[in-house]
Molecule: SAM riboswitch aptamer (S box leader)
Organism: Oceanobacillus sp. J11TS1
RNA sequence: CUCUUAUAACGAGAAGCGGAGGGAACUGGCCCUAGGAAACUUCGGCAACCAUUGGAUAUCUUUCAAACGGUGCCAAAUCCAGCAGACAUUAUCAUCUGAUCUAUAAGGG
Repeated sequence: CUCUUAUAACGAGAAGCGGAGGGAACUGGCCCUAGGAAACUUCGGCAACCAUUGGAUAUCUUUCAAACGGUGCCAAAUCCAGCAGACAUUAUCAUCUGAUCUAUAAGGG
């Protein structure tokens, strides 16, 4: 870098440093930010994908719990929309479903 599978409306922030951007990319919105953005560091926390441990299940599974290890994450739904479909409508707006994209994990190339 790429492929497969799973998940993505839950949850969880302080300090230091830094000094103007940030919310993945594009477009359009909306929002955060000098009452201090990003990045980085420390500590803390959340979660339960993998590993581990224990229980149940009558067992090549499934499920519950724990949270010492490997990752991940800690404004807002993946912040919202974009493409397709459904419902509805004069037409919009709105609502719902799916796809794409993206992110993370595990496994493979």